[in-house]
RNA sequence: GACAAAGGCAAACCUGGGGAAACCCAGGGACGCAAAGCCGCGGGACCUCUGCGGAGGUCAGCCGGGCUGCCGAA
Numbered sequence: 001g002a003c004a005a006a007g008g009c010a011a012a013c014c015u016g017g018g019g020a021a022a023c024c025c026a027g028g029g030a031c032g033c034a035a036a037g038c039c040g041c042g043g044g045a046c047c048u049c050u051g052c053g054g055a056g057g058u059c060a061g062c063c064g065g066g067c068u069g070c071c072g073a074a
Base pairs, nucleotide, nucleotide: 001071008033009032013028014027015026016025017024018023031061037067038066039065041064042063043062044059045058046057047056048055049054
């Protein structure tokens, strides 16, 4: 970050499964993504419990940040 090239990922939803839940996994499916690759470090949101002080969990496709990666026009 291009009216480029080769590719990649996969929202909602459906089916099956796991979980108390948020949500996750597999298959289907594509809303979109130049890191929609990885990391729970900071902020935030969501779920559970609470003696209301907090504790545990989830979301990387909420934001910031860190690490790595394909191509090579301006």